[in-house]
RNA sequence: CGGGAUGACCAGACGAUCGCGUGCCACGCAAGUGGCCCGAGGAACGUCCGGGCUCCACAGAACAGGGUGGUGGGUAACGCCCACUCGGGGUAACCCGCAGGCUAGUGCCACAGAGAAUAGACCGCCCGCAUUCGUGCGGGUAAGGGUGAAACGGUGGUGUAAGAGACCACCAGCAUUCCAGGUGACUGGAGUGGCUUGGUAAACCCCACCCGGAGCAAGGUCAGACAGACUGCUGGGUUGUUCGCUCAAUGCAGUCGGGUGGACCGCUUGAGGGUGUCGGCAACGGCACUCCUAGAUAGAUGAUCGUCACCGCGAUUCGGGUAACCGACCGCGGCACAAAACCCGGCGUACGCGUCAUCCCGUCCA
Repeated sequence: CGGGAUGACCAGACGAUCGCGUGCCACGCAAGUGGCCCGAGGAACGUCCGGGCUCCACAGAACAGGGUGGUGGGUAACGCCCACUCGGGGUAACCCGCAGGCUAGUGCCACAGAGAAUAGACCGCCCGCAUUCGUGCGGGUAAGGGUGAAACGGUGGUGUAAGAGACCACCAGCAUUCCAGGUGACUGGAGUGGCUUGGUAAACCCCACCCGGAGCAAGGUCAGACAGACUGCUGGGUUGUUCGCUCAAUGCAGUCGGGUGGACCGCUUGAGGGUGUCGGCAACGGCACUCCUAGAUAGAUGAUCGUCACCGCGAUUCGGGUAACCGACCGCGGCACAAAACCCGGCGUACGCGUCAUCCCGUCCA
C1' cells in the first nucleotide's frame, strides 16, 4: 500500500422565528393566558421467545397437548449469552451448525437402474451342452463395467474353473472391556468380538427436562343518575284471632345496585445507568460512590430560515504536478430506517455515512 476478520462508537452541530405535550409558578370566578424546566430509538419496529406485575383457577399425582435438545456455566427467566467439545467452511484472522436416540419398534427412499434393505444379475467372467460358428440354452459367480444422492466395508494376498470375509494381514466403522487425562461433552492408548450393521427422527415414535389461563382494554378507587333486587314499617284480602300466605301497575324508610361513558390510581426509580475496585478465561456477580431527564389517551416531541460540517455531481478560476490527478474557491442536489403507549431481558428484521481499536493474509522498502 492492497484485500479481509472481529468489536466498539455516531445517527449532524449552532442560532433565530412559529407551533405541540407533561410538570411547576403567576394572573383569572371560570374558560383560559403568560413565564420557566423537561420532552423517543438503536432499533422506540415485528410482537417471535422469556420474565416482573395484575386478576382468575388451583390438595396432590398422572394422562393429553405444547416446547426445548452436545457439555459446563451465567441469569429473575429464556428458544438468549459465555466458555469448551464434536462436525463443517476458510491459506489465515475467524465464521457456521434444527448437534439426543434409526443397534427400541413402525414407516418411507422419487427418477434412473437387473436390483433400494434379512437385495439383485443387464453387460461381463467361468463351466457344461448344442451350433447353420453369427450365437443359443442350462448352471456358477459378484472381482470388473453400467444406473443412481445412496448398490450390503476398503486395499493387498491366499484360494478358485471363474470368484466370493471363504480364509489371512493392515485400515475404516460398529459393539464391548480396560488404562490415562478432563467437573463433563469428549480426547489419547491397549485389547476382544462377529467380518460389517445404508440413509431418513425439519417421518411417526422413544428418552430426558420445562410449561395453569388471560392480559394494563390486566386490575382498582371515586361521585352522581337510572332499570332492578332485598329488608322493615303501613294498608287491603284470607281466618273467629295470632302466626303464615297473598296484593299494593300509585305509600314511606333503609340497604344493595351489573355494564357503558367520566375523573383518578395503576404510570414510570427499575432484575436501572455510570465510575472505581474485587472475584471469574468469559458471560456475569459482590462492594463502594454517584446520576436519574417522556408519560401522551386518538395520542405531544414538529416546521421554516440562516451559518457551518459531511457526501455526490458539474464548471472551469487559482495553486501543485511532465501527466493521470490532488487541494482550495463557486454552483446544484442529497443527508437514512423509522417513532414511546405497563415495564424489563433477548432474538429477528429495516437503515445512512463513516470513524476508531485489535487481529489475519499478500506485496514492496529499510

The RNA shown here (Bacterial RNase P class A) has 366 nucleotides and comes from Arthrobacter sp. AQ5-05. Its mean pLDDT, the model's own confidence on a scale to 100, is 76. NCBI's taxonomy places the organism under Bacteria, Bacillati, Actinomycetes, Micrococcaceae, Arthrobacter. Its Rfam family is "Bacterial RNase P class A". From the family's description: Ribonuclease P (RNase P) is a ubiquitous endoribonuclease, found in archaea, bacteria and eukarya as well as chloroplasts and mitochondria.